[in-house]
RNA sequence: CUCGAUAAGAGCAAACCUGUUGAAAAGCAGGGACGCAAAGCCAUGGAUCUAAAACAGGAUUUUCCUGUUAUGACAGCCAGGCUGCCGGGU
Numbered sequence: 001c002u003c004g005a006u007a008a009g010a011g012c013a014a015a016c017c018u019g020u021u022g023a024a025a026a027g028c029a030g031g032g033a034c035g036c037a038a039a040g041c042c043a044u045g046g047a048u049c050u051a052a053a054a055c056a057g058g059a060u061u062u063u064c065c066u067g068u069u070a071u072g073a074c075a076g077c078c079a080g081g082c083u084g085c086c087g088g089g090u
Stems, first nucleotide, its partner, number of pairs: 001089004011036002016031006034076001040082003044079003048073002053069007
């Protein structure tokens, strides 16, 4: 530098359930394992999810409904950046 066929020792933890935070998406903790060789870390670009707030429109107008927007979320969607265990090859 490259690869993950074989081996060993470890690691993470989807769905779902419980508690908790949040308007929501979702986060955190415990249980639980579908999977993962970066399923370790970082929201820079795209995708996706959400819409409290803001803006626009409407109505039966102290309010309600609809639409738009990320500044919210996601690193286990795809790129990009940083770092790394074991083993094979060069």

Predicted 3D model of a 90-nucleotide RNA (c-di-GMP-I-GGC riboswitch aptamer) from Pelolinea sp. The model forms 95% of the base pairs in the Rfam consensus.